[in-house]
Large-subunit ribosomal RNA, domain IV from a freshwater metagenome, 343 nucleotides, folded computationally. The RNAcentral record of the full RNA draws on SILVA.

Context: one part of a larger RNA
RNA sequence: CUCAGGAGAAGGAACUCGGCAAAUUGAUACCGUAACUUCGGGAGAAGGUAUGCCUCUGUAUGUGUAGUGAUUUACUCGCGAAGCAAGCAGAGGUCGCAGAGAAUAGGUGGCUGCGACUGUUUAUCAAAAACACAGCUCUGUGCCAACACGAAAGUGGACGUAUACGGAGUGACGCCUGCCCGGUGCUGGAAGAUUAAAUGAUGGGGUGCAAGCUCUUGAUUGAAGUCCCAGUAAACGGCGGCCGUAACUAUAACGGUCCUAAGGUAGCGAAAUUCCUUGUCGGGUAAGUUCCGACCCGCACGAAUGGCGUAACGAUGGCCACACUGUCUCCUCUUGAGACUCA
Numbered sequence: 001c002u003c004a005g006g007a008g009a010a011g012g013a014a015c016u017c018g019g020c021a022a023a024u025u026g027a028u029a030c031c032g033u034a035a036c037u038u039c040g041g042g043a044g045a046a047g048g049u050a051u052g053c054c055u056c057u058g059u060a061u062g063u064g065u066a067g068u069g070a071u072u073u074a075c076u077c078g079c080g081a082a083g084c085a086a087g088c089a090g091a092g093g094u095c096g097c098a099g100a101g102a103a104u105a106g107g108u109g110g111c112u113g114c115g116a117c118u119g120u121u122u123a124u125c126a127a128a129a130a131c132a133c134a135g136c137u138c139u140g141u142g143c144c145a146a147c148a149c150g151a152a153a154g155u156g157g158a159c160g161u162a163u164a165c166g167g168a169g170u171g172a173c174g175c176c177u178g179c180c181c182g183g184u185g186c187u188g189g190a191a192g193a194u195u196a197a198a199u200g201a202u203g204g205g206g207u208g209c210a211a212g213c214u215c216u217u218g219a220u221u222g223a224a225g226u227c228c229c230a231g232u233a234a235a236c237g238g239c240g241g242c243c244g245u246a247a248c249u250a251u252a253a254c255g256g257u258c259c260u261a262a263g264g265u266a267g268c269g270a271a272a273u274u275c276c277u278u279g280u281c282g283g284g285u286a287a288g289u290u291c292c293g294a295c296c297c298g299c300a301c302g303a304a305u306g307g308c309g310u311a312a313c314g315a316u317g318g319c320c321a322c323a324c325u326g327u328c329u330c331c332u333c334u335u336g337a338g339a340c341u342c343a
Stems, first nucleotide, its partner, number of pairs: 001338008010329002014327001019324001027051005036041001038172001052094008061085003067079004071074001095099001107322007114314002119131002135170007147156003173309004178239003183236002185232005192227003198221001203216005240258005267301001268298001279295005
């Protein structure tokens, strides 16, 4: 020096990306326990007190001797002083620095993001906010179901039958889920337009004496689809610009104009989204690019590609505090094993 332990004056996170690691806490009984809440929780919240041994007393119980009672007279049963066992409560005493004397045995609290939750996942760098989930919604399917596998037979779906099964999205719960059907998709539509094979009016060519055979022309009839007309957004998706205006200023409830299928509603907002940006104000610190609360000028939030809340939960992200500590100021001592030197 490396690895694994133990101890440490004063300070106590000054360390560091970050309290990473370590330390603290830890058992049982009793007291006590906030906001919030879906009334279940939160909660072991938090925070306190007691705990050894000896003597005595009380008390509930088990066993059960003596005794006593009963009868079915038995190796019987009931009650049950004593003794023994283990428990609870109280009083007095006593020892140590220390009584859950060693070991095993939660650190705690506050604010906030995300995801409701228990679960699942990158075997071998990611456990999460990702996946799943119950619940919600749309859509298909009437049974030889839709759908899937399979040249087919057949099988699954299902020995089920719309309170069922398949597909898709969202993701407990609470309050809600606005406007747009022009584009794309899907669904519907006895008309019309277009249109394939097929149909084959007419005309023309070749050949033949002719009948005919043959080549060609292509009027007419002619499906789905497409065009067309509607519906449909918890289908894919979309949800404006310029100018002016109030008796300080500023701002614009108001007006004008252009465009659009319609111009973003509620709620939220420098956000897991904010470029400018360390926005501005407030809080916390002596000092805060993070954090919390506001503001709204949303580069480029926004309503099941869900919006906003939310108790509980989380080896989840951010911030703060208390306790605690060798993380640090600043290192020291020590145990064991290596390394190293000599044999």